[in-house]
RNA sequence: CUUCAGGGCAGGGGGAAGUUCCCGACCGGCGGUAAAGCCCGCGCGUGCAUUUGCACAUGAUCCGGUGAGAUUCCGGGGCCGACAGUACAGUCUGGAUGAGAGAAG
Repeated sequence: CUUCAGGGCAGGGGGAAGUUCCCGACCGGCGGUAAAGCCCGCGCGUGCAUUUGCACAUGAUCCGGUGAGAUUCCGGGGCCGACAGUACAGUCUGGAUGAGAGAAG
């Protein structure tokens, strides 16, 4: 310098109206480390300033098994998920044909 870099409400209930409520279904960015959404770190967010940067915010895991070693594998049971809009949203729409940890060349 170039390219790449996020997935997901099937089916049903009541309701004037909901993929937002209820039952249920589904999804899991990047690096590290025994292979990780919930271990450590980062990105994503907001405000100020607008190149950089500074400040703030930043979710969630247990039990058993194997093993030298695993909150990462296997079995089982749980839990979590920015902002704005709208009938209350991890999954719809929007900022975003954006940004980006980083990966490859």
Molecule: FMN riboswitch aptamer (RFN element)
Organism: uncultured Eubacterium sp.